[in-house]
NadA riboswitch from an Acidobacteriota bacterium, 55 nucleotides, folded computationally. The sequence was found by an Rfam model in a public genome assembly. NCBI's taxonomy places the organism under Bacteria, Pseudomonadati, Acidobacteriota. Its mean pLDDT, the model's own confidence on a scale to 100, is 81.

RNA sequence: AGCUGCAACAUCCCCGUGGAUGGGGACCCGCAAGGUCAGUGCAUCCACUGCAGCA
Numbered sequence: 001a002g003c004u005g006c007a008a009c010a011u012c013c014c015c016g017u018g019g020a021u022g023g024g025g026a027c028c029c030g031c032a033a034g035g036u037c038a039g040u041g042c043a044u045c046c047a048c049u050g051c052a053g054c055a
Stems, first nucleotide, its partner, number of pairs: 002054006013041001014039001016048007023040001025037004
């Protein structure tokens, strides 16, 4: 290098970082289609940080 598991660090707990997809929420427009926003306490996936382990 590779593989497996995990998130200690956090102004209660949970939450490592960034992104993608599906679903949900608020708002705008509304016939429909669509658009905007966000710690979306929903799921999955990709890459990375850190910790522990395997070989």